This is a predicted structure of a 71-nucleotide RNA (transfer RNA) from Darwinula stevensoni.
The prediction has a mean pLDDT of 83.
The source organism's lineage runs through Eukaryota, Eumetazoa, Bilateria, Podocopida and Darwinula.

RNA sequence: GAUUCGGUGGUGCAGUGGUAGCACACCUGACCGACGAUCAGGAGGUCCGGGUUCGAUUCCUGGCUGUACCC
Numbered sequence: 001g002a003u004u005c006g007g008u009g010g011u012g013c014a015g016u017g018g019u020a021g022c023a024c025a026c027c028u029g030a031c032c033g034a035c036g037a038u039c040a041g042g043a044g045g046u047c048c049g050g051g052u053u054c055g056a057u058u059c060c061u062g063g064c065u066g067u068a069c070c071c
Base pairs, nucleotide, nucleotide: 001070003068005066006065007064010024011023012022013021018054026042027041028040029039030038047063048062049061050060051059
C1' cells in the first nucleotide's frame, strides 16, 4: 500500500428503516443474626461528519480506529 470483517451502557454480545434489548457487573430496598444467595426496583450506550428518508444503530458517502490476510 491492497482486501475482508468489525466499532452499540463498565464488560461480553443482539438488534435487515418506526422512540435499542439480553447476560454479568454497579446502585437502592426487601429477606437474613451477619455475609453470600434469592426477590423487587433503578441508573447507564448506538466511533465522528455529511447525505437519502416523514423517520437511520440499520441504507449511501468521507474520515478515525481495531482484527485478520496479502504484498